This is a predicted structure of an 81-nucleotide RNA (SAH (S-adenosyl-L-homocysteine) riboswitch aptamer) from Aquisalimonas sp.
The sequence was found by an Rfam model in a public genome assembly.
Its Rfam family is "SAH (S-adenosyl-L-homocysteine) riboswitch aptamer". On this family, see Wang et al., Mol Cell 2008: "Riboswitches that sense S-adenosylhomocysteine and activate genes involved in coenzyme recycling".
The model forms 100% of the base pairs in the Rfam consensus.
[in-house]
RNA sequence: CCGGCUGAGGAGCGUUGCAACAGGCCCAUGGUCUGCCAGGCUCAGCCGGAUCCCAAUUCACAUCAACGGCGCUCAGCGAAA
Numbered sequence: 001c002c003g004g005c006u007g008a009g010g011a012g013c014g015u016u017g018c019a020a021c022a023g024g025c026c027c028a029u030g031g032u033c034u035g036c037c038a039g040g041c042u043c044a045g046c047c048g049g050a051u052c053c054c055a056a057u058u059c060a061c062a063u064c065a066a067c068g069g070c071g072c073u074c075a076g077c078g079a080a081a
Stems, first nucleotide, its partner, number of pairs: 001049009010074006018040001021035006039067001
């Protein structure tokens, strides 16, 4: 760095539908229509792989988030906004 799994990022309702996915059609390595669809993102841990490097291990301290279309509701903090 890539892929997969798990956890976390307070909880819901409605709505639109980009990507992905499923299906149909077509002039077919693509295009189009329909369906579904707002944790697909970030952080942490684990497993596997790739690349790079060539000392490794232990202890202590500190820190531990930022985001997530639109509308609405609840929770938490706050004297209130």